[in-house]
């Protein structure tokens, strides 16, 4: 070089073009407990790599661009 996959919260990991982007882990607070771990309730965190473009409506569809893996050569 040329082809594929992937990029979503402090880590994971979902979302048929259409409700306020879901769930677990950790954070917090509170219950239980002498006290703690375990469990249980509440409760905080994201506009989805980036810049544009379709579209009433974009994490999703394009296009360039980055950033990691993969394959070929």
């Nucleotide at each position: 070089g040329g082809c594929c996959c992937a990029g979503u919260a402090g880590u994971c990991c979902a979302a048929u073009g259409g409700c306020a982007g879901a769930g677990a882990c950790a954070g917090g607070c509170g219950a239980c407990u002498u006290a703690a771990a375990a469990u249980c309730g509440c409760u905080c965190c994201a506009g989805u790599a980036u810049g544009g473009g379709u579209u009433c409506g974009a994490a999703u569809c394009c296009c360039a661009u980055u950033u990691g893996g993969g394959c070929c050569a």

Transfer RNA from a Terrimicrobiaceae bacterium, 73 nucleotides, folded computationally. The RNAcentral record of the sequence draws on ENA. The coordinates come from a structure-prediction model, not an experiment, and the mean pLDDT is 80. Its Rfam family is "tRNA". Rfam links the family to the GO term triplet codon-amino acid adaptor activity. By type it is a transfer RNA.